The RNA shown here (transfer RNA) has 74 nucleotides and comes from a Candidatus Parcubacteria bacterium. Rfam family: tRNA. Rfam's curators write: Transfer RNA (tRNA) molecules are approximately 80 nucleotides in length. It is annotated as a transfer RNA. Its mean pLDDT, the model's own confidence on a scale to 100, is 80.

RNA sequence: GGGCUAUUAGCUCAGCUGGUUAGAGUGCUUGCAUGGCAUGCAAGAGGUCAAGGGUUCAAAUCCCUUAUAGUCCA
Numbered sequence: 001g002g003g004c005u006a007u008u009a010g011c012u013c014a015g016c017u018g019g020u021u022a023g024a025g026u027g028c029u030u031g032c033a034u035g036g037c038a039u040g041c042a043a044g045a046g047g048u049c050a051a052g053g054g055u056u057c058a059a060a061u062c063c064c065u066u067a068u069a070g071u072c073c074a
Stems, first nucleotide, its partner, number of pairs: 001073007010026004019057001028044006050066005
């Protein structure tokens, strides 16, 4: 320098045949049960979907560029 893959909640990930208001597990907060812890149950908070631009009535999803990480080639 070139090819490929990934980037979504604190963490690990799903969702990528465009279409309702973006989800799961775990963690966090609160409440209940217990003398307390662990644990169980219930509720809640937390996301500019890596950044910018474009296409479209509509974009996490399609296209372009950039950034970061991994991997392969030179």